[in-house]
RNA sequence: UUCUUAUUCAGAGAGGUGGAGGGACUGGCCCCAUGAUACCUCGGCAACAGGCUAUAAGGCACUGUGCCAAUUCCAGCAAGUAGCUUACUUGAAAAAUAAGAA
Numbered sequence: 001u002u003c004u005u006a007u008u009c010a011g012a013g014a015g016g017u018g019g020a021g022g023g024a025c026u027g028g029c030c031c032c033a034u035g036a037u038a039c040c041u042c043g044g045c046a047a048c049a050g051g052c053u054a055u056a057a058g059g060c061a062c063u064g065u066g067c068c069a070a071u072u073c074c075a076g077c078a079a080g081u082a083g084c085u086u087a088c089u090u091g092a093a094a095a096a097u098a099a100g101a102a
Base pairs, nucleotide, nucleotide: 001102002101003100004099005098006097007096008095013042014041015040016039017038021031022030023029025076026075027074028073043068044067045066048064049063050062051060052058053057072094077091078090079089080088081087082086
């Protein structure tokens, strides 16, 4: 990097460095010099895998990951309902994460 499977309306921030972009992509909308993104420290959230137990299950942040603005921020493609250019619902696609495989 690709493939398979599962999940994605819950949850969880302070300090330091640094100085302009960031929220994957496109559109919208939003965050941001009252300092974003990123990195570091500390803290926290979360049972995906390992580990644990009294094993159709349960519990635990010990280990490996992950995460800590907004539902994956909303939509994108298809179908449907109401409606009148909008709202809602379902499925897909894309993305993210985990486990396994190549």

SAM riboswitch aptamer (S box leader) from Virgibacillus alimentarius, 102 nucleotides, folded computationally.
The source organism's lineage runs through Bacteria, Bacillati, Bacillota, Bacillaceae and Virgibacillus.